[in-house]
RNA sequence: GGUUCGGUGGUGUAAUGGUAGCACACCUGACUAGGAAUCAGGAGGCCCGGGUUCAAUUCCCUGCCGUCCCC
Numbered sequence: 001g002g003u004u005c006g007g008u009g010g011u012g013u014a015a016u017g018g019u020a021g022c023a024c025a026c027c028u029g030a031c032u033a034g035g036a037a038u039c040a041g042g043a044g045g046c047c048c049g050g051g052u053u054c055a056a057u058u059c060c061c062u063g064c065c066g067u068c069c070c071c
Base pairs, nucleotide, nucleotide: 001070002069005066006065007064010024011023012022013021018054026042027041028040029039030038047063049061050060051059
C1' cells in the first nucleotide's frame, strides 16, 4: 500500500429500508432490624461526513479506529 470482517447505552449483543430491543451493570422505591436476593419503576446508545430514498442502524461513497490475510 491492497484486501476481509467489524464499529449500536458503562459492558456484551440483536434489529433483512418503517417507533432502536434484550441481558448484565447503574439509579429510585417496596420488602428486611440491616444487607443480599426478589418485585416495581427509571436514566442511558446507532464511529464522523456526504449521497440515494417519502423514510437509512440498515443501501452507496469518503474518512477514522480495530481485526484477519497478502505484499
Annotation
The RNA shown here (transfer RNA) has 71 nucleotides and comes from Darwinula stevensoni. The coordinates come from a structure-prediction model, not an experiment, and the mean pLDDT is 85. Rfam family: tRNA. The organism belongs to Darwinula, within Eukaryota.